[in-house]
RNA sequence: ACAUUAUCAAGAGUGAACGAGAGAUCUGGCUCUACGACUUCACGGCAACCUCCCGCUUGGAAAGGUGCCUCUACCAGCAAAACCAUUAGGUUUUGAUUGAUGAGUU
Numbered sequence: 001a002c003a004u005u006a007u008c009a010a011g012a013g014u015g016a017a018c019g020a021g022a023g024a025u026c027u028g029g030c031u032c033u034a035c036g037a038c039u040u041c042a043c044g045g046c047a048a049c050c051u052c053c054c055g056c057u058u059g060g061a062a063a064g065g066u067g068c069c070u071c072u073a074c075c076a077g078c079a080a081a082a083c084c085a086u087u088a089g090g091u092u093u094u095g096a097u098u099g100a101u102g103a104g105u106u
Stems, first nucleotide, its partner, number of pairs: 001105002004103005013043005021032003026077004044069003049065002051061003073098001078095007
């Protein structure tokens, strides 16, 4: 960087440093933020993708490799169906696209 694949409504804080925006991009909202957000480090924790044990599956452990610890991937956008309304639209569900993480390929 990426063919493919699984998951994404749960869960999990303290201290220090930095000093202005941040929540993937665009748009419309919304949320956090000088009572210091975001990011980084240390310690801690959550979880269970790889790994380990048993094993058809289910299950178990958490030493190792990751990951994660504001708000549903913060919500919506595109499409389909149903319902409501009957001008336009609105609500719910499902799917697609995109994104993140793991495994994996190069």